[in-house]
Molecule: TPP riboswitch aptamer (THI element)
Organism: uncultured Sphingomonadales bacterium
RNA sequence: GCCCUUUCCCCGGGGAGCCAGCUUGGCUGAGAGGUAUGGGUAAGCGCCAUACGACCCGCAGAACCUGAUUCCGUUAGCACGGACGUAGGGAGGGCCACAUGCACAGAC
Repeated sequence: GCCCUUUCCCCGGGGAGCCAGCUUGGCUGAGAGGUAUGGGUAAGCGCCAUACGACCCGCAGAACCUGAUUCCGUUAGCACGGACGUAGGGAGGGCCACAUGCACAGAC
C1' cells in the first nucleotide's frame, strides 16, 4: 500500500393468517394493517389505495413470492413437524481502523 470484514452511515426488499357471534373477542407468530389522508358503503370495517410507523430480511439471500386451492402427519381451523427443495425467482452500496493474509521497500 492492497484485500477481507464487524460496527457505523446511507439505501432497498417483504408479509399481515386462522376461529367465533366478524365495527368485537380469541389463537399462533418477530410481525396478524398501528397512524394519517383519500376512496368505497345506507352507515361502518384493511373493504380498497397511498404515505408514514412497528417487525423481519438484503446474495453465506427459506425475509418473501411462484409451483400451490400441492402431498403426508397433525389440528375444530390456522399454526406446527416432514416432503416438494441442490426447484424457479428474490432486495446492496459507501468511508475509516485493528487483526490475519498478500505485495513492495529498508535494517539485521